[in-house]
RNA sequence: GGCCUUUUAGCUCAGUGGGAAGAGCGGCUGGCUGUUAACCAGCAUGUCGCAGGUUCGAGCCCUGCAAAGGCCG
Numbered sequence: 001g002g003c004c005u006u007u008u009a010g011c012u013c014a015g016u017g018g019g020a021a022g023a024g025c026g027g028c029u030g031g032c033u034g035u036u037a038a039c040c041a042g043c044a045u046g047u048c049g050c051a052g053g054u055u056c057g058a059g060c061c062c063u064g065c066a067a068a069g070g071c072c073g
Base pairs, nucleotide, nucleotide: 001072002071003070004069005068006067007066010025011024012023013022019056027043028042029041030040031039049065050064051063052062053061
């Protein structure tokens, strides 16, 4: 330098015929318990890496850039 993959909640990851975002863990509140833990119920998570474009509508399609990993030279 070229190519490929990934980037979504605090963490690990879903979400691919475009209709507008979820799970687990963690966090907070309450219940239970003599207390803690466990368990039960509830609550909050987010500029979907950044900037443009297409579209009535984009996490999802297109372009550029950035970061991480890999392959080739």
Description:
Predicted 3D model of a 73-nucleotide RNA (transfer RNA) from an Oscillospiraceae bacterium. Its mean pLDDT, the model's own confidence on a scale to 100, is 81. The organism belongs to Oscillospiraceae, within Bacteria. Rfam family: tRNA. Gene Ontology term of the family: triplet codon-amino acid adaptor activity. The family's RNA type in Rfam is transfer RNA.